[in-house]
Context: one part of a larger RNA
RNA sequence: UUGGGUGUAAAACGUAUGUAGGUGGCUUUUUAAGUCCCCCAUCAAAUCUCAAGACUCAACCCUGGACAGGCGGUGGAAACUACCAAGCUGGAGUACGGUAAAGGUAAAUGGGAUUUUUGGUAAAGCGAUAAAAUGCAUAGAGAUUGAAAAGAAAACCAACGGCGAAAGCACUCUACUGGGUCGAUAUUGACACAGAGAGAUGAAAGCUGGUAGAGCAAAUGAGAUUAGAUACCCUGGUAGUCCUAGCCGUAAACGAUGGAUACUAGGCGCUGUGCGUAUCAACCUAUGUAGUGCUAUAGCUAACACGUUAAAUAUCUAGCCUAGGGAGUACGUUCGCAAGAAUGAAACUC
Numbered sequence: 001u002u003g004g005g006u007g008u009a010a011a012a013c014g015u016a017u018g019u020a021g022g023u024g025g026c027u028u029u030u031u032a033a034g035u036c037c038c039c040c041a042u043c044a045a046a047u048c049u050c051a052a053g054a055c056u057c058a059a060c061c062c063u064g065g066a067c068a069g070g071c072g073g074u075g076g077a078a079a080c081u082a083c084c085a086a087g088c089u090g091g092a093g094u095a096c097g098g099u100a101a102a103g104g105u106a107a108a109u110g111g112g113a114u115u116u117u118u119g120g121u122a123a124a125g126c127g128a129u130a131a132a133a134u135g136c137a138u139a140g141a142g143a144u145u146g147a148a149a150a151g152a153a154a155a156c157c158a159a160c161g162g163c164g165a166a167a168g169c170a171c172u173c174u175a176c177u178g179g180g181u182c183g184a185u186a187u188u189g190a191c192a193c194a195g196a197g198a199g200a201u202g203a204a205a206g207c208u209g210g211u212a213g214a215g216c217a218a219a220u221g222a223g224a225u226u227a228g229a230u231a232c233c234c235u236g237g238u239a240g241u242c243c244u245a246g247c248c249g250u251a252a253a254c255g256a257u258g259g260a261u262a263c264u265a266g267g268c269g270c271u272g273u274g275c276g277u278a279u280c281a282a283c284c285u286a287u288g289u290a291g292u293g294c295u296a297u298a299g300c301u302a303a304c305a306c307g308u309u310a311a312a313u314a315u316c317u318a319g320c321c322u323a324g325g326g327a328g329u330a331c332g333u334u335c336g337c338a339a340g341a342a343u344g345a346a347a348c349u350c
Stems, first nucleotide, its partner, number of pairs: 003322004007304002014201002017198001022193002025088004031082001033081002035077003039073002042070002049065003053061001091191001092188004096183004103177004108172001114150008125136002162169002206247005215241002220236002223233001258317005266295009276285001299306001324349002332343004
């Protein structure tokens, strides 16, 4: 390389958009590039192979033939792929009418808690722990009760629930805005799938400039524990956490499962929506569709498990893997303010 794989053994890019290249629904027509058939020419000899021959046999040698295929040419076929032309509606869009939702961005309001400041009451402890101590407190703490300020987070509802491409999204309300889904018609007429590069987005931590800073809290001070204790526990506490403008581009970024399409027993839920039935209404009951869960047959799997949301059966398309260590290291390159990220070996060893 081929082959075989990719939930857990090595291996699914974090995610979606999309260029090249790849693949592509149904019907009719054209052409004949691919494809198929006949014939011609050619592919030196030797070698290989088949049938004879000749050295007594064999190896060796000699004569003749052929398979398999390649390239070129004449003529023909037209199912399939492709091309030409014209159509179709089932895939895919668009319009219309509903509908659910923590989808996104921006702005605004309110409440509970916490901490601090301040006034009153009151008076000796408070706080912490397994137990203590550090710590706070007669300069009046803690407790309680008025007032004020600040920042952050959103109890209950709350779910096995919902939305989003993923990251993620939850007080309430308003404005703008994206997507989904259902329904009955109309309309376009294959407009589709996937996608190397590429651009976009991407938790937390971290970085730069500027705000903010209640609580929590890396670092760090003190106290304990201990043989020691650079920890677990306690008391303080700075970056940070929040906001804004940029950067970074990584996570066990997980369903450890790429995306799309088709097909293949059931049973029990939940969410959205439609229809029949029922009714004052809510239940009840039957059924379609889009999601989201549990259980299970066939099948599959090394087993665990998966099982119409497949890890079953098939097709298309990109990524990735090829024993362990060395090593996601070195060197080089690109990106970055840096931290580092991306790409990514070998010697050697077993």
A computed fold for a 350-nucleotide part of an RNA from Gossypium schwendimanii, annotated as small-subunit ribosomal RNA, central domain.